[in-house]
RNA sequence: AGGGCGGUAGUUCAAUGGUAGAACGGCGGUCUCCAAAACCGCUAAUGGGGGUUCGAUUCCUCUCCGCCCUG
Repeated sequence: AGGGCGGUAGUUCAAUGGUAGAACGGCGGUCUCCAAAACCGCUAAUGGGGGUUCGAUUCCUCUCCGCCCUG
C1' cells in the first nucleotide's frame, strides 16, 4: 500500500429497511431472625462524518480503532 472480518448497554451477544432486545452485572423492592437463592421493577448502547430512503444498527461512501492475509 492492497484485501478480508469485526466495532451495539459496564461485559458477552441478538436484531433480512419499520418501537434497538436478551443474559450476566449494577441499583431498589418483596421474601427471611440475618444473609444467600428466588421473584418484581429500574438502570444503560448502535465508533465518527456524509449520502440514499417516508423511514438506516441494516444499503452506499469517507474516516477512526482492533484482528488476520498478500506484497
Transfer RNA from a Candidatus Hydrogenedentota bacterium, 71 nucleotides, folded computationally. Its Rfam family is "tRNA". Gene Ontology term of the family: triplet codon-amino acid adaptor activity. The source organism's lineage runs through Bacteria, Pseudomonadati and Candidatus Hydrogenedentota.